RNA sequence: CGGAGGAACUCUGGAGAAGCCUAUCGUUCGAUAGGGGCCGAAGGGGCAAGGCAGAAAUGCUUAAACUCUCAGGCAAAAGGACAGAUUUUUUCAA
Repeated sequence: CGGAGGAACUCUGGAGAAGCCUAUCGUUCGAUAGGGGCCGAAGGGGCAAGGCAGAAAUGCUUAAACUCUCAGGCAAAAGGACAGAUUUUUUCAA
């Protein structure tokens, strides 16, 4: 000087699903409690192949945008997995 990853800041893009119903409080607007729906992309849980153990049954390990819907969400705003750009930092190899 360049290569391959990890992490973080900033910027940009970024889906789905009722602005549902009832009661109380409350000036619009909202707060609290309850009801049966719906979504999957914060977070969290589950497992396939493979690997290991075992004679076998089976056990352990184990991914996702799959799955569950605990949490979260169902106008806008906010949040948002993920993607791109910049910068910083760190690991590895030559």

This is a predicted structure of a 94-nucleotide RNA (Glycine riboswitch aptamer).
Model confidence (mean pLDDT): 79 of 100.